A computed fold for an 88-nucleotide RNA from Fictibacillus nanhaiensis, annotated as c-di-GMP-I riboswitch aptamer. NCBI's taxonomy places the organism under Bacteria, Bacillati, Caryophanales, Fictibacillaceae, Fictibacillus. It matches the Rfam family "c-di-GMP-I riboswitch aptamer". Rfam's curators write: GEMM was predicted in a large-scale screen for bacterial structured RNA regulatory elements. Its mean pLDDT, the model's own confidence on a scale to 100, is 82. It was read from a public genome assembly, where an Rfam model found it.
[in-house]
RNA sequence: UUGUAAUAAGGGCAAACCAGUUGAAAAGCUGGGACGCAAAGCUAUGGGCCUAAAGUAUGUAAACAUACGAUGGUAGCCGGUUGCCAAA
Numbered sequence: 001u002u003g004u005a006a007u008a009a010g011g012g013c014a015a016a017c018c019a020g021u022u023g024a025a026a027a028g029c030u031g032g033g034a035c036g037c038a039a040a041g042c043u044a045u046g047g048g049c050c051u052a053a054a055g056u057a058u059g060u061a062a063a064c065a066u067a068c069g070a071u072g073g074u075a076g077c078c079g080g081u082u083g084c085c086a087a088a
Base pairs, nucleotide, nucleotide: 001088012037013036017032018031019030020029021028022027035076041081042080043079046078047077048074049073050072055068056067057066058065059064
């Protein structure tokens, strides 16, 4: 310097699902649980994806319905950024 990861040691994280809890939802958090992960560490000022509350529009006498709507999320989609051990 590289990540193309063969392998040793110490380890680390934790999908689905279940219970509790917060939330309008997406989803988050806690406990259980392991599908996987060499950055499954950090970053939601870039792109993508998910949701659609407030609000707006239309219809309606109203309740309400439909559409739009991110200021809500997602880092285990890409990008950005930092980095341990061993090997070469």